[in-house]
Formats: sequence, C1' cells, structure tokens
RNA sequence: UAUCGUGUUUUCUAGGGUUCCGUUAAGAAGUAACAUUUUUAAGUCUGGUCCAAGUGAAAACCCACAGUUUUAGCUAACUGUGCACACGGAAGGAGAAAAGCCUGGGAGAU
Repeated sequence: UAUCGUGUUUUCUAGGGUUCCGUUAAGAAGUAACAUUUUUAAGUCUGGUCCAAGUGAAAACCCACAGUUUUAGCUAACUGUGCACACGGAAGGAGAAAAGCCUGGGAGAU
C1' cells in the first nucleotide's frame, strides 16, 4: 500500500436516569362529600415510554472453507462447518438526564 473486516443489523437483558405517562405528597378551584381540573415537589417513587453493552444473550445477513446442482465463467442456488480471544482507569461528550452509550479492543496492564 492492497485485500470489506478482530464486519453489519434486529430483538432483548444487566444497567441507567427523569423528557412524557403513571404513583405519592402538599396547595388552589370545585362539591353537602366524593369525583374532576390545575400548580408545585419527589427517581433514596416499584413501574410504562425512552437510552443501553467491543470484552452480555438470541437471531438474521455478509464473509471463509468443503460438498452437490447449475453457469461461458467461483456464475447462481442449496447444504454443512467456522465466524476465535478479549484485564482495563480518570477526565470529557450527547440528549430531558444518566449509564456497562460515545470517546474506547483508547490511556494503561499482562
């Protein structure tokens, strides 16, 4: 330098906070009283919406190899196997806000 690669996406979970919903508390309007409407506060409010893992889960696609059929042609289709390993700060960033998100398979460590 070249070769698509420690590749891409989806659905979830650990986890996360507080925009929205809900819950709780206090006040105001209203009612005979409830109901109902509204304001404020609380995430050290279980929750729903929401965000969410390189080193978490599942699936699909791509890719590699082998085989069968097919094609002018590793062309196209199908099947099988593989797709490993991975200790990790602080500070900073997004958005409503925070986080195992991004920075980052980073700085470092071995």
Molecule: Guanidine-I riboswitch aptamer
Organism: Vagococcus silagei